RNA sequence: UUUAGCGGCGAACGGGUGAGUAACGCGUGAAUAAUCUGCCCUUGAGACUGGAAUAAUAUCCUGAAAAGGAUGCUAAUACUGGAUAAAGUUAUGAGGUGCAAAUCUCAUAACCAAAGUUGGACUUUUUAGCCCUUCGCUCAAGGAUGAGUUCGCGUCCUAUUAGCUAGUUGGUGAGGUAAAGGCUCACCAAGGCAAUGAUGGGUAGCCGGCCUGAGAGGGCGUACGGCCACACUGGGACUGAGACACGGCCCAGACUCCUACGGGAGGCAGCAGUAGGGAAUUUUCCGCAAUGGGCGAAAGCCUGACGGAGCGACGCCACGUGGAUGACGAAGCCCUUCGGGUCGUAAAAUCCUGUCAGGGGGGACGAUGGUUGAUCUUCGGAUUGAUUGACGGUACCCCCAGAGGAAGCUCCGGCCAACUACGUGCCAGCAGCCGCGGUAAUACGUAGGGAGCAAGCGUUGUUCGGAUUUACUGGGCGUAAAGAGUGCGUAGGUGGCUAUAUAAGUCAGUGGUGAAAUCUCUAUUUUCAAGGUAGAAAUUGCCAUUGAUACUGUAUGGCUAGAGGGCAAGAGAGGGAAAUGGAACUCUAGGAGUAGCGGUGAAAUGCGUAGAUAUCCAGAGGAACGCCAGUAGCGAAGGCGAUUUCCUGGCUUGCUUCUGACACUGAGGCACGAAAGCUAGGGGAGCGAUCGGGCUUAGAUAUCCCGGUAGUCCUAGCCGUAAACGAUGGGUACUAAGUGUGGGAGGAGAAUUACCCUUCCGUGCUGAAGCUAACGCGUUAAGUACCCCGCCUGGGGAGUACGGUCGCAAGGCUGAAACUCAAAAGAAUUGACGGGGGGCUGAACAAGCAGUGGAGCACGUGGUUUAAUUCGACGCAAAGCGAAGACACCUUACCAGGGUUUGACAUGCUAGUAGUAGCGACUCGAAAGAGAAGUGAUCUAAGCUUCGGCUUAGAAGCUAGCACAGGUGGUGCAUGGUUGUCGACAGCUCGUGCCGUGAGGUGUCGGGUUAAGUCUUUUAACGAGCGCAACCCUUGUCCUUAGUUGCUAGCGGUUCGGCCGAGCACUCUAAGGAGACCGCCGCUUAAAAGCGGAGGAAGGUGGGGAUGACGUCAAAUCAUCACGCCCUUUAUAUCUUGGGCUACACACGUGCUACAAUGGUCAAGACAAAGGGAAGCAAAGGAGUGAUCUUGAGCAAAUCCCCAAAACUGGCCUCAGUUCGGAUUGCAGGCUGCAAUUCGCCUGCAUGAAGUCGGAAUUGCUAGUAAUCGUGGAUCAGCAACGCCACGGUGAAUACGUUCUCAGCCCUUGUACACACCGCCCGUCACACCACCCGAGUUGGAUGCACUCGAAGAUACUCAACUAACCUGCUUGCAGGAGGAAGAGCAUUGAAGGUGUGUUUGGCAAGGGGGAUG
Repeated sequence: UUUAGCGGCGAACGGGUGAGUAACGCGUGAAUAAUCUGCCCUUGAGACUGGAAUAAUAUCCUGAAAAGGAUGCUAAUACUGGAUAAAGUUAUGAGGUGCAAAUCUCAUAACCAAAGUUGGACUUUUUAGCCCUUCGCUCAAGGAUGAGUUCGCGUCCUAUUAGCUAGUUGGUGAGGUAAAGGCUCACCAAGGCAAUGAUGGGUAGCCGGCCUGAGAGGGCGUACGGCCACACUGGGACUGAGACACGGCCCAGACUCCUACGGGAGGCAGCAGUAGGGAAUUUUCCGCAAUGGGCGAAAGCCUGACGGAGCGACGCCACGUGGAUGACGAAGCCCUUCGGGUCGUAAAAUCCUGUCAGGGGGGACGAUGGUUGAUCUUCGGAUUGAUUGACGGUACCCCCAGAGGAAGCUCCGGCCAACUACGUGCCAGCAGCCGCGGUAAUACGUAGGGAGCAAGCGUUGUUCGGAUUUACUGGGCGUAAAGAGUGCGUAGGUGGCUAUAUAAGUCAGUGGUGAAAUCUCUAUUUUCAAGGUAGAAAUUGCCAUUGAUACUGUAUGGCUAGAGGGCAAGAGAGGGAAAUGGAACUCUAGGAGUAGCGGUGAAAUGCGUAGAUAUCCAGAGGAACGCCAGUAGCGAAGGCGAUUUCCUGGCUUGCUUCUGACACUGAGGCACGAAAGCUAGGGGAGCGAUCGGGCUUAGAUAUCCCGGUAGUCCUAGCCGUAAACGAUGGGUACUAAGUGUGGGAGGAGAAUUACCCUUCCGUGCUGAAGCUAACGCGUUAAGUACCCCGCCUGGGGAGUACGGUCGCAAGGCUGAAACUCAAAAGAAUUGACGGGGGGCUGAACAAGCAGUGGAGCACGUGGUUUAAUUCGACGCAAAGCGAAGACACCUUACCAGGGUUUGACAUGCUAGUAGUAGCGACUCGAAAGAGAAGUGAUCUAAGCUUCGGCUUAGAAGCUAGCACAGGUGGUGCAUGGUUGUCGACAGCUCGUGCCGUGAGGUGUCGGGUUAAGUCUUUUAACGAGCGCAACCCUUGUCCUUAGUUGCUAGCGGUUCGGCCGAGCACUCUAAGGAGACCGCCGCUUAAAAGCGGAGGAAGGUGGGGAUGACGUCAAAUCAUCACGCCCUUUAUAUCUUGGGCUACACACGUGCUACAAUGGUCAAGACAAAGGGAAGCAAAGGAGUGAUCUUGAGCAAAUCCCCAAAACUGGCCUCAGUUCGGAUUGCAGGCUGCAAUUCGCCUGCAUGAAGUCGGAAUUGCUAGUAAUCGUGGAUCAGCAACGCCACGGUGAAUACGUUCUCAGCCCUUGUACACACCGCCCGUCACACCACCCGAGUUGGAUGCACUCGAAGAUACUCAACUAACCUGCUUGCAGGAGGAAGAGCAUUGAAGGUGUGUUUGGCAAGGGGGAUG
C1' cells in the first nucleotide's frame, strides 16, 4: 500500500414509475392536554471495578455448485457481572393549577448507565503512571429537524345500482402500540349509514399548475416542484432512531437460467443499451471541475444524483441565403383583340458590403471557491506561495479571400387574400361545408401568372373557442323539440305589516396562513431575443379575532289587508241511492184485411198466400229521455240533460262578527280518470265490430243494402290510456276601452219585475299599449313582474331493444345505443294544381246543315322488306308536311359497279413549260375516263434586227409541288336567322309613394260596363310603358279628275258585230276626297254605358285581311342560308353507268268518286270573275269516233288567244247492284321527251269489282257563311294535281240557353307540389350490403358465499438436546443451581391452491327478428 475479517455509521436519502387507490389518498385549515425523533445545537451530572468468549486464521471433512460442518488460537469503542443515581421510571401521601381529560410542586420507598481514543508535556511504578488536548461514551432536561395519528370543508360518471352493515354501532374491562381508538379479545346493549344518494358498478394517482376563454367556465395533470402509492405477483416478519425495506431476508406462485438431477441462482417502473409491440420517442458518451449527499478528525473514498457533451426543425428565439445603380423594358416562357401585354429593375452589366459557412491566429467567465506548505493567531481565523476545469482549444475576439456555398411549402369558385391558357369530357379526379366534372371547367391535371407563410410549409389527430347550441353570468315550452289527463298532499323551496333581542348568513378592519417555481409589473444580465437573476404585486381561498345591524335567518311579543271560521241569502244537467212517468221501438195474442212489402243512384239478397207490409185493441220487455236548449249552467279533470224524494260536496253575494300568517307550490306518494278491452254473475228492445249473404267494381278483404255475434245496459273487480286540446301547469299583483250574456248586491225608478247608474263573481266577441318568426294573443294575456313544480336540446333508428316494475291478459310506466341523413320542422309569400267554390268568354256544348270512321281509288306516314328502299317532321301544334312536280340523265343527299386525287369550284406562292395552250382523226370502254398520230396559237415590256423575225422578262393557259379546296358528315341540347303553338287570348310590367322584419303586396282589387286591364265609380295610391283600339290594304255608297285598249244614253252610218263616225253621260278603270262619331231623339243609369228609334249605301270595332305583348314548350329547322366546336382529306370529296326513293301481309291520317230520282242520260240553248301567254297562248279552216294531228290569222296583250259548269227548257230511265257506281283487266291508239320495261298522262272499244248512306267514336260551319257548281295559276318537256293557292256562279237551316264536355281569363280556398299533378309519395316482394336485438349452445374475465387444504411468520402452551460469564459446594476441575436455548409437538391466525353454488361482464354462434342504405 492492497485485500479479507471483527466493530461503527450509512444503506428508510438520492434516482425511477403511475399498476393500484373515489380514500383523511390529495388540497386547504385546525388538533396532538394521545406521540416518537439517529446524526446536529444548548444545559446539568457522570464515565468506578471485574469477567468470559469469538471471527479472521490453521488443520480436517461434506458437496457438481451454491454453500456448510468439526477441532484448536486471539483482540476490541463487540459481549457481560457488580458499584454509583436524579430533575428519569413506578408506588404512596400532602398542597396548588386547569372547563375537562389531566398536570405541577414537595416528602418517602424501590429500580435503571457508561468505552475508550489522537497529539503533546511531565514522572522513570517505563510492558507503566499522571496532567493537558482531540474525537468519542452514559443518564437527564430543552431546542431544531423529520415523522406518526385525528378532525372541519372540498374532490368524476352511473338510480336501467335502493336499501347496506355483525367487530357491524356503542359501553365496561383487559391486552397491544411510540401514541388515542373494535386496533384485538371477553361480556353487555341493539345500534350505525342512506334520496343532501348509502351500498354496488365504471373510470381515475391528487395538487401547485398547463391550454383555451372577455369573463364565468371547459379540457388536461407530460416536463419543474409538493404529497401519496408501487418495486416480477401475493403474504410475512427481522434489524433499526426511522422499513414491513427498488439494487435486504423468509414462504407461496408464474417465468428465465445453471446442474453431476441430489439441488441451486434471478428480478432495469436506476443510467445507457437489446428484443418485442407500435404511427412514434435518443448515446452501452465525458467528468466528479461545480452544486448536493454518505462515511471519515482529515487527506480522501463513493455518488449514471448532478454538471456537461451526442442524436432528433419536436418547440421557442435569433441570423443568413446579399446591397445600391441599372431599359419606353434584352432573350425566352405564357397570354393576346396580333396592336401588344406580362414575368420585370427582375436578369445581364457596373459599383460595393462581408454576417454565417471556409482558412489562419489569440482565447475565457464558471475558481472572490476548494486543498495544501510556511508564518501569525484572541484558536474563530488572517497573510503569503503552490495546486485544482469534464464542458473545451468551446463561447468570444482578430486577420484572409470572394457574391462566391445556402429557399422551400401551401393555396388562387364562395366562406378567404390571389386568374388565364391548354388537356380531359359525370371519365380521370377534387371536396372542410355549399358543391365542381356530361366538349368553351377561374373548382379535375399541367403550364404561365398571382396570393400567403417562410427554414419551414401543409395534412391528420386532440382540446378550448366561435356555440347565448345545457343558457350561474346567459335559452326556451299555443302552432317549430317541450305543460304531467286531473286533483289532494309529505319532504323541500318560497312567504304579509310591526317591535325587541341575537349576530348564523351579509358587510368592514386586523392577525395567521395561502411553500418555491409559474402568471403580471419593474430592474438587471446573455451584443438583442428566447432564456437567466433580483424585487414587488398577485395567490380572488381558509382559519382566528374585533366591530356594524339595513336586509334574510333564529327567538319572543303585537296587528289584520292574505287565509280560514260564523250569521243571512242565492243559482245550478255537481255526486250517490230509491221510486215513478210518457213517446218511440221490437216481440206475443186477437180482430179486420190482401198481394205485395222492404231497400237503393239503380238493384238484389231478405220478409210475405203457412196471410206479411199498412191498420185497431190488449199484453210483455229493455234501453234512451223529444220540445225547453242558449259560444246558457255545474264540476278539479274525465264528464253531467225526463220527474220526485232522501243523503251529500263545492261555488257566489251581503254583513265586517271571530281566529291571527294558520299561506303558495309541491319531488316521491295517494285518489279520481272517456271510449275500447278483461274476469265473474245477470240482462239483452234498438243499434251493432267480427262474420254470412246481396250490389258496385278490373278486383272490392271497402262505401251502399239484408241479416247478425261479442259489445253497448246492471252488479262487483281490473285496466290507466286518448287530438285526456285552450295542443296554453298552479298562485299573487299591476296595465286603455267598447259591447253581449249567466248569478247576486246597492242606488234610482212606476218601488218584487221594465229601463238607467255603480259594484262583485263567471262566460263570449272586437280591440289601445305591449308581446310574437309570423299567424295571432291582448284584465279569462301568449303583456309587465315575483314564487314553486313538470318538460325540451337536429331528423330517422324509437317511445323501439335490454333490464326493472305494475297488470289475469291486452298492454302500461321508466327508457337507450350502434348505424344513417344534411337536413327534419314552423309561419307566411308567389305561382302551379284540385274528380274545391263563385263569375265570364269561345262553332266549347246545345239547336241545325254537310261530313269523316264502312267501300274503291289517290296521296302521306308507320311497320315490314330490300344492295338501297336518302334525310327531316311525331298529341293538339307530324302524317295531300319540307316537296309550287323523284320515269331514265339532272334533281339525288341512297345502293352496286367503274374512274379521278391540289381535285367539279376559289385564292395565293414556288418551279418548269414553243411544237406550249387550244383543236383533235383513231384505239379501249356502258359512260366517265385513259391513251394518242396530226394540227397549232395570242398579248405586254425591253434589247437586237438582215425588218422575215430572234432573245429575255412577264400576262394567260398547262404540268409538278406547297398552302388549301370540298363535305346534304355530327351536334337545333353550343348558336344566328326564320317559323309553329298557347292566342280569333287580354293580359304583362315599370317609376315614385305607402304597407310588411322579409319573400312580397298595393297600383292591376271591389261595384258596374265592354269584343277588350274598353270605360267609369270607389279607393294609399298617383302616373307611365308593351299589348287592346285607332292609323294601313281590300270590299260596300257618293263626289272630283282622266277617257284608250274600256263604255254606248242621245245623234249619224252600217256588212247589224260599239262594227264605224261621234261622245265621256253611264258602267268600268285608278288617283284623290266625302261618309259613321252612340253624333241626334226617347227610356234606364251616379257615371261609364245599354236598349229602342229616326235619318242613311252602311249603326254601334259595317264585312274581310295585314298586324301576334311579357313569355311558355332546351317546340321545329346545322338538309334554304349563315355560323362555333368536333370529324373526314387516294375519301364521309368528286365524275360516271345502272338501280332505288314508286317495294307490300298489314295499321293510321288527309282527300276524291260513289252508293242514286233534289238523280242518271240525251238534246237544245244562256250567264262570270280572276289569272296566264314568245323554245309561248293559239283563233278560223281541214283530218280523225277521240286523245290529237295539219296549217296558221292575231297577240309581248283593258286591243289577240286560252274560256265555264251547275242552273233553266224538253225527252227517256222508274227503285234494280240498275241507263246507279266506276275499280280492275285485255286490245288498239295519241302526246311529251334521246329514251315511257321497272315507273308518265290522255283517248277509243271491251270488261263492269266493292259499294244500297256506314259500329264505338269524331270533324267543319252562325250569312253571301255552310253546302253545291265549274274556272284559273304556280311548279312544269311531260305528269302522279283528286293536292295547294286563288276566282266567281247558285245559295240555305239554326242558336231556348250556359246544367254538362273541352279550352281560356278573373276572384277566392286547400296543398306535404315548385322539373310545379305526366307532381309528390306509402307499404309488401326480389337482390346486394351494413350495424343492432333475441338465440340451442360454447369459451374467457371480475366477484360474493360456504366448505376444504393450509406455507412462511407471529402469539400461547407443553417438552427439550445443549449450555462460557453469575451463585453455592467441595475432591480446583468437577457437581448442583439460577439463567439462556436450537429444535420438536399442539392450538389460533394465515397467502396461494382445491371443491360446490351464485352474481356480473365480454368473445364466438346454427337459426330467427325488425332497422338503415342502394
The RNA shown here (small-subunit ribosomal RNA) has 1414 nucleotides and comes from an uncultured bacterium.
The prediction has a mean pLDDT of 83.
It matches the Rfam family "Bacterial small subunit ribosomal RNA". Its family is annotated with structural constituent of ribosome and ribosome in the Gene Ontology.